[in-house]
RNA sequence: ACGAACGCUGGCGGCAGGCCUAACACAUGCAAGUCGAACGAUGCCUUGGGCUUCGGCUCAAGGGAUAGUGGCGCACGGGUGAGUAACACGUGGGAACCUGCCUCUCGGUACGGGAUAACCGCUGGAAACGGCGGCUAAUACCGUAUGUUCCCGGACGAUGUGGUGUCGGCCGGGCAAAGAUUCAUCGCCGAGAGAUGGGCCCGCGGCCGAUUAGCUUGUUGGUGGGGUAACGGCCUACCAAGGCUGCGAUCGGUAGCUGGUCUGAGAGGAUGAUCAGCCACACUGGGACUGAGACACGGCCCAGACUCCUACGGGAGGCAGCAGUGGGGAAUAUUGGACAAUGGGGGAAACCCUGAUCCAGCCAUGCCGCGUGAGUGACGAAGGCCUUAGGGUUGUAAAGCUCUUUCACCCGUGAAGAUGAUGACGGUAGCGGGAGAAGAAGCCCCGGCUAACUCCGUGCCAGCAGCCGCGGUAAUACGGAGGGGGCGAGCGUUGUUCGGAAUUACUGGGCGUAAAGGGCGCGUAGGCGGCCGGUUUCGUUAGGUGUGAAAGCCCCGGGCUCAACCUGGGAACUGCACUUAAUACGGGCCGGCUGGAGAGCGGGAGAGGAGUGUGGAAUUCCCAGUGUAGAGGUGAAAUUCGUAGAUAUUGGGAAGAACACCGGUGGCGAAGGCGGCACUCUGGCCCGUUUCUGACGCUGAGGCGCGAAAGCGUGGGGAGCAAACAGGAUUAGAUACCCUGGUAGUCCACGCCGUAAAACGAUGUGCGCUAGCCGUUGGGCAGCAUGCUGUUCAGUGGCGCAGCUAACGCGUUAAGCGCACCGCCUGGGGAGUACGGCCGCAAGGUUAAAACUCAAAGGAAUUGACGGGGGCCCGCACAAGCGGUGGAGCAUGUGGUUUAAUUCGAAGCAACGCGCAGAACCUUACCAGCCCUUGACAUCCCGGUCGCGGGGUCCGGAGACGGGCCUCUUCAGUUCGGCUGGACCGGAGACAGGUGCUGCAUGGCUGUCGUCAGCUCGUGUCGUGAGAUGUUGGGUUAAGUCCCGCAACGAGCGCAACCCCUAUCUUCAGUUGCCAUCAGGUCAUGCUGGGCACUCUGGAGAAACUGCCGGUGACAAGCCGGAGGAAGGCGGGGAUGACGUCAAGUCCUCAUGGCCCUUAUGGGCUGGGCUACACACGUGCUACAAUGGCGGUGACAAUGGGCAGCGAAGGGGCGACCUGGAGCCAAUCCCCAAAAGCCGUCUCAGUUCGGAUUGUACUCUGCAACUCGAGUGCAUGAAGGCGGAAUCGCUAGUAAUCGCGGAUCAGCAUGCCGCGGUGAAUACGUUCCCGGGCCUUGUACACACCGCCCGUCACACCAUGGGAGUUGGCUUUACCCGAAGACGGUGCGCUAACCCGCAAGGGAGGUAGCCGGCCACGGUAAGGUCAGCGACUGGGGUGA
Repeated sequence: ACGAACGCUGGCGGCAGGCCUAACACAUGCAAGUCGAACGAUGCCUUGGGCUUCGGCUCAAGGGAUAGUGGCGCACGGGUGAGUAACACGUGGGAACCUGCCUCUCGGUACGGGAUAACCGCUGGAAACGGCGGCUAAUACCGUAUGUUCCCGGACGAUGUGGUGUCGGCCGGGCAAAGAUUCAUCGCCGAGAGAUGGGCCCGCGGCCGAUUAGCUUGUUGGUGGGGUAACGGCCUACCAAGGCUGCGAUCGGUAGCUGGUCUGAGAGGAUGAUCAGCCACACUGGGACUGAGACACGGCCCAGACUCCUACGGGAGGCAGCAGUGGGGAAUAUUGGACAAUGGGGGAAACCCUGAUCCAGCCAUGCCGCGUGAGUGACGAAGGCCUUAGGGUUGUAAAGCUCUUUCACCCGUGAAGAUGAUGACGGUAGCGGGAGAAGAAGCCCCGGCUAACUCCGUGCCAGCAGCCGCGGUAAUACGGAGGGGGCGAGCGUUGUUCGGAAUUACUGGGCGUAAAGGGCGCGUAGGCGGCCGGUUUCGUUAGGUGUGAAAGCCCCGGGCUCAACCUGGGAACUGCACUUAAUACGGGCCGGCUGGAGAGCGGGAGAGGAGUGUGGAAUUCCCAGUGUAGAGGUGAAAUUCGUAGAUAUUGGGAAGAACACCGGUGGCGAAGGCGGCACUCUGGCCCGUUUCUGACGCUGAGGCGCGAAAGCGUGGGGAGCAAACAGGAUUAGAUACCCUGGUAGUCCACGCCGUAAAACGAUGUGCGCUAGCCGUUGGGCAGCAUGCUGUUCAGUGGCGCAGCUAACGCGUUAAGCGCACCGCCUGGGGAGUACGGCCGCAAGGUUAAAACUCAAAGGAAUUGACGGGGGCCCGCACAAGCGGUGGAGCAUGUGGUUUAAUUCGAAGCAACGCGCAGAACCUUACCAGCCCUUGACAUCCCGGUCGCGGGGUCCGGAGACGGGCCUCUUCAGUUCGGCUGGACCGGAGACAGGUGCUGCAUGGCUGUCGUCAGCUCGUGUCGUGAGAUGUUGGGUUAAGUCCCGCAACGAGCGCAACCCCUAUCUUCAGUUGCCAUCAGGUCAUGCUGGGCACUCUGGAGAAACUGCCGGUGACAAGCCGGAGGAAGGCGGGGAUGACGUCAAGUCCUCAUGGCCCUUAUGGGCUGGGCUACACACGUGCUACAAUGGCGGUGACAAUGGGCAGCGAAGGGGCGACCUGGAGCCAAUCCCCAAAAGCCGUCUCAGUUCGGAUUGUACUCUGCAACUCGAGUGCAUGAAGGCGGAAUCGCUAGUAAUCGCGGAUCAGCAUGCCGCGGUGAAUACGUUCCCGGGCCUUGUACACACCGCCCGUCACACCAUGGGAGUUGGCUUUACCCGAAGACGGUGCGCUAACCCGCAAGGGAGGUAGCCGGCCACGGUAAGGUCAGCGACUGGGGUGA
């Protein structure tokens, strides 16, 4: 934007539009007639005459009417788009034509004749429609006359063209006519001219397919003839053999063409409804007739299909005219009015006809205009929605108040359209009046694109979706609501076209890596082409003329109140043709030139090609010698070879293939490719000279040739190597990699193949131009001189400026700047596949799609992550070492199982002696049972009491709970009021309560990488950008620690330091600590006085900084060694955890959104459970013993704890423990004894090891130890003799070993957190395992290697290829048949006009019929091509 359709909705008017599908079939009505002034006739009316049987008949005149003859029209107007790729259309031309009616001019209109319809009679048929006989008229028909400027023939003259011509007069021949009338006229004939309309021819222009490449026999041309209005193979006979085609013939598909329309900046693209021009068609096919005009929409004939009528003999019909019907379809209107206007036909006219036309009706189908009210109105009403509960929003919106009346409605009036008359529209438009806010708003959207956000519902469901994508319990994306946005009598959706899309690129694109350079050359057509001069004016340019219809678009005006719409003028129509001019450029032609190109001459390098010879090394094989047990091969082996003598070694021989060193980023070739040496033949290239030719050039569709390897055919050859194959290994397997063998093949000749995988520089060829530097190959020149330097051509490399590029990169060897030509590309997959064609012996090659499917595929670069990539470096990471775990018994946690319940959480490291630093009740969240319902707990209200509460006791009950008795105590303020507070009881409702769910809605806290050395920012700089730089590099460190360097310079969070403990010292202080000195006392003891020196305690300080020396390093940072020092290079330990990762953990610590429960998922109680036990795992304890057990001995700690507590001395008990109660709120008293140690004994044994288990008797705690505590004595005395695969900790006061304390706690510790005692071993080193840091590299990964991803198989669906065949469409060829019809022939039948004849009759002419060729339909046969279906089958696509 639309001729639209669909969904929801719908007030008015104007203007326009309205079967895009079945050119499917059609009922009914209408759509082309008219003229009596061409003619005869008839009936009717009027008048008159005649006759009359008074019924009427007849004649004449007039009027109006009509079937027929005749004239004109019916070829216009109206419809449709089937066919048509064509001179059909558009545009511009042309010559050999016709043209009724109309206009103009000239002339004429004479004399005759014979018929025929109507009508009448007879007659056939159901009908349609006829037949025979008879009569008659004309503007119907015929003959004759006259006749020009007409036609035909002939010669002559003039003139002219490229040419058929044109003009003039002359001779011969030929051709006309119609009348009517109301007397004005209208007709008729001939000729000329015009106008209009038409026929024909040509240039140019406008679709797709080459998987259509050759087509053509009336075909191309000529001559004669025919035919036409006219040229012409239009037709025919003969002659010639042409004609078209890569600038696309032929064939296939599609299509009416144009003005225009839509879109677009334009160029273009798409389209061809309405309006206008042309064409074609009229049920399908064929045909002619009539006519000025038709091969004829509402005419004819024939054939076919279909429909209808029928008396079955035969007839009728053609809406793609206007309405209308059925059907098809997503879909397209009334069986309306009128000829009033415009126009058409007929007529002299009146007039008649006109579904052309003008109007009306239906439809929001479109465009345009208008309305559905306006002003005021806050307390921002109610209601709705949201809410952080305050409020916000709907919203001046409403109501209310004050106004207005367009449109619609009612009443009245009432046009223009009509030149004098005539109005369907129409009592319409308009105008006047009236009533009343009164009758009049919806649709889509609100995640981004894109303008507009919240709540609820739903829970990967239901659904949305144009693309990206939403929905799995907090959805601005689904559905509803509130609110908002957009448009508005419409709004959305669907479809289609253009745009955006520079995404087919003419304007205006590309091809190194994104899709895209042909594998390479030669060369045809074609395209393009050097310098100078002349000529032409073809291209080109400018002016003029003609044309480019109208409408439309655009501009300026005008008319409907505006607009849409209508209308006047202009411009434009970018085109074509003619003409005039110009001549620069391009083209043609002519002449010349040498710079491009080529040739000559002189030199040169080279794995360039082909052929023939020839050489040595090596390998294998053969022969012989020496020689003996292995050889060979591998990661290690084995198969294999070898005592029948291998391997090794020496000599000799044979064969085939390939040519070490030289050898090079070197050379040659168009590419593929080419490597010993010599010779023969041969191609190309380079340099020098400037002798010759004179543009001879470049490119190159088709075409032709060359073209690695593998492969194929025939014949040779075959040493080595080696697909296939065999064996040995490897492995889970190993149809592989490795090994031992080994055939095609590799080699030669000839012939195919014709491709590459990456035929690559992923870069077509040629030419010109545009900074350099460094190498190297071949030649020339110059200089100095025996090796260099400079320079110049041609090649081949590296770096690099400008420029280019998306970047990477390219950069005189361009991917830069230009020119010429070719090839190629246009999202990924399907697919380089299918079909078809061509090629091939085959393998296969070449050309080359579509359906379907996806929302990407891809390039370059960036940051990460990753790598069985690289470099550097750390860590108890490995290694070195010590001790463990894994085996046993037990403890404890977990899984699993069980259970009424075994509450819940934690899950690799980083869950599992974890939450739990204490489950018998409690805890407790679980289970069973019994109870409570404003609740165990908080706030508020009402009523009551003044209390309440504690203790004791009794009853029921398992208890909660309920009830009774005794006793203790008697709230605060006060205005003295049960006034206030407080407490309790009762009541009602708001609410409480939840260890119910979601740690994936969260806060907080925590684990982990990791105490790893990293993580970032500002400014600057670089890059189109992501981003980089800094932070990389060289050193160094425990460290992004420090130094140096550097387009970076700084900074922040981390590291380090600052903090605490510890190691030394000083100082201050001196009790509860200490006791050297003094004094006293004791069996003894800091016991006492005293003292504060020491130890110690705890405050303040000092001390360590690579500060000093030497070495090293770069004169740095630092490192190594040394001195001094209590301590040395971070002295040891702790606290401290960057940006972040793991949707890590925790809703059961706490907090918290949402959801859920509310006589229960809340609350209370009793009992049970968390303690179960075939099993499995983690963490531990104790052991297996002599480095030990047992007995004895009795020395030396530190950290801590203690009033519901620690509890001494003393006493009892074998012991746990009991008794006892001193002292202590603790440097004072107590726990408190330390243990390993030392001495003795045991002597290798299931033991004097080990202590599980069990029995029994006790102790303690506690309301209560049955399920289910700890301890003690006696008895019992299990497994276990150092632990498989595997695995853990630790680098020094560490491991190991020994005991001690504490938290929790009534009681319960092998766990946890601390304390001290004794006190080792080892580290070569960084290859490997694990984790980590930095740099670098590759990447198709980015939920990031636990990634990504390939193919088969199985299943489902979809489209498609092949397919025995089968069905249909179109078409070709050959033949048969051959309607109607025109043409030709014949025409003995028939025959009015003319001729002869008195007539009969004859003739001329015509004609029925017949014959012939042509031909539609139909038929037979054989092909071509397209499509449908098809058992089965091939691959392809999609699917959690």